Large-subunit ribosomal RNA, domain I from Methanomicrobia archaeon LH_S13, 538 nucleotides, folded computationally. The source organism's lineage runs through Archaea, Methanobacteriati, Methanobacteriota and Methanomicrobia. Its Rfam family is "Archaeal large subunit ribosomal RNA". The coordinates come from a structure-prediction model, not an experiment, and the mean pLDDT is 83. The sequence was found in a public genome assembly.

Context: one part of a larger RNA
RNA sequence: CCAUUUAGUGGAUGGCUCGGCUCAAGCGCUGAAGAGGGGCGUGCCAAGUUGCGAAAAGCCCCGGAAAGGUACAAGGAGCCUUAGAACCGGGGAUGCCCUAAUGAGAAUUCUUGAUUCUUUUUGAGUCGGUCCGUAAGGAUAGGGAACGCUCUGAAUUGAAACAUCUUAGUAGGAGCAGGAGAAGAAAUCAAUUGAGAUGCCGUGAUUAACGGCGAGUGAAAACGGCAUAGUUCAAACCGAAUCCCUCUCGAAAGAGAAGGGAGAUGUGGAGUGGUAAGUGAGGGUCACGUAAAGCCCGACCUAUUGAAGCCGAAGUCCUCUGGAACGAGGCGCCAUAGAGAGUGAAAGCCUCGUAGGUGUAAGAUAGAGGGCUUGACUCUUUACUUGAGUACCGUAAGUUGAAUUUCUUGCGGAAACCUGGGGGCUACCAACCUCCAAAACUAAACACGUCUUGAGACCGAUAGCGGAAUAGUACCGUGAGGGAAAACUGAAAAGCACCCCAAAUAAGGAGGUGAAAAGAGCCUGAAAUUAAAUGGUG
Numbered sequence: 001c002c003a004u005u006u007a008g009u010g011g012a013u014g015g016c017u018c019g020g021c022u023c024a025a026g027c028g029c030u031g032a033a034g035a036g037g038g039g040c041g042u043g044c045c046a047a048g049u050u051g052c053g054a055a056a057a058g059c060c061c062c063g064g065a066a067a068g069g070u071a072c073a074a075g076g077a078g079c080c081u082u083a084g085a086a087c088c089g090g091g092g093a094u095g096c097c098c099u100a101a102u103g104a105g106a107a108u109u110c111u112u113g114a115u116u117c118u119u120u121u122u123g124a125g126u127c128g129g130u131c132c133g134u135a136a137g138g139a140u141a142g143g144g145a146a147c148g149c150u151c152u153g154a155a156u157u158g159a160a161a162c163a164u165c166u167u168a169g170u171a172g173g174a175g176c177a178g179g180a181g182a183a184g185a186a187a188u189c190a191a192u193u194g195a196g197a198u199g200c201c202g203u204g205a206u207u208a209a210c211g212g213c214g215a216g217u218g219a220a221a222a223c224g225g226c227a228u229a230g231u232u233c234a235a236a237c238c239g240a241a242u243c244c245c246u247c248u249c250g251a252a253a254g255a256g257a258a259g260g261g262a263g264a265u266g267u268g269g270a271g272u273g274g275u276a277a278g279u280g281a282g283g284g285u286c287a288c289g290u291a292a293a294g295c296c297c298g299a300c301c302u303a304u305u306g307a308a309g310c311c312g313a314a315g316u317c318c319u320c321u322g323g324a325a326c327g328a329g330g331c332g333c334c335a336u337a338g339a340g341a342g343u344g345a346a347a348g349c350c351u352c353g354u355a356g357g358u359g360u361a362a363g364a365u366a367g368a369g370g371g372c373u374u375g376a377c378u379c380u381u382u383a384c385u386u387g388a389g390u391a392c393c394g395u396a397a398g399u400u401g402a403a404u405u406u407c408u409u410g411c412g413g414a415a416a417c418c419u420g421g422g423g424g425c426u427a428c429c430a431a432c433c434u435c436c437a438a439a440a441c442u443a444a445a446c447a448c449g450u451c452u453u454g455a456g457a458c459c460g461a462u463a464g465c466g467g468a469a470u471a472g473u474a475c476c477g478u479g480a481g482g483g484a485a486a487a488c489u490g491a492a493a494a495g496c497a498c499c500c501c502a503a504a505u506a507a508g509g510a511g512g513u514g515a516a517a518a519g520a521g522c523c524u525g526a527a528a529u530u531a532a533a534u535g536g537u538g
Stems, first nucleotide, its partner, number of pairs: 001536008014523001015488001019459002021456006027449002029143002036099004040053003044076002048072002059092006068080003103112003113127005129140004147178001148176005158165001162212001188195002199226004209217002230441003233387001237269002241267001242262005247256003274418001276386004280381007292374006301367005309358003315331001316347001317330004332349002334338001340352003392413007420436005475482002495522001499509002
């Protein structure tokens, strides 16, 4: 030096899984009645996590369930419990300090007032800003994983450089809302046939179009689907017929009386369309009811639903192996249940479950019941009404596929009034077609996943979330921020009594437990690597 063996070191591999990932269904806001988040406390012994709040791992009531319980957590002590504890579900009480933080102030989660009541005390309350309202009184702020709308808005990059362009209305910033949001009932499309609000999916479509016509960007109609829903004002006309507070009745919706107040700068009624409609005026037809229709409330009553739960078939028969039977052989049984998990090896019949049934509280839905409101249609006529610095035009920017013809904004000009007005992809004229702006609301179909449940030809501890565990922890950084490692004894602790040695809680010997030391740095235990022994070579 090489090889082998034995024993280490090391922690790969196999097996395993209280964790994750993805998909689907359900469900989706919360807060001055003080949230979300944090600090500090709280246990017999108590550092951490969890729970809870000076009533502090808990208190009270109702329901369920059951013989044990006193969280993770295994120890000791004490205590609670069949007068029903622990536990599970529902409801309530308490709930320190900071924080929207709200009596004032602060930033060492602390300090300190005024005032009312009271059991006079270590007690309970009130006192903030903004907005609405005559007042009484009410609203608002803050939080929320992603999703939504509005405003604002880059650069790296690509163009093989770069400036228009692209990246991109993206990232980032600000504001606001909801369980969804936004959009939405044509001054829309279409093309001589017609369609009939919006949204989403597919197609149209590597299309039309835009573009240093470069790189690149990039629709719509139509068609096929999902889902479907339509309404209200302003005005004309009438002119207080209206509404609020207090009081009474009622469960509530609502009804009633008097007083006070709001309101002519108009409460209320009527009315809302483009084959124009409505109002007024003048006529006609029907109806005039315990009707009909629409809407609201819904205590008691009825039905359905609804929490934790409950019932739920059939071998633990014989023999063998084994530490153990769920295995093998033999003989049986159940099945609307042979999904699955556990149990000392592989269990339809051992346990939990499964199929199938069952169950109510709070609450919800529907009904019964109660209440409120209301005439409908049509003809003639022409008088009145129908959204203004708006439509439209010019111009300059931004934006868009929108090119002279997208949308928006600034500036300048500036209408018409139904004998009216807008649009139909350059302008003007005519014809034709189509719609009615300058006011407002609107469910469903679709986005997301904090959350619940289920599933998987998803992962299986260097994987899968960063995190299977005191994980956004330890640790690093002034800070914004960055950010780990780390699972496995055994069926059961039966976790090695007693003895020897000794430097006397180590280690060792001997012995015991166990199927096996698997002996806690504990399943399996690879390689690199270490030591010793043996053999070979020199």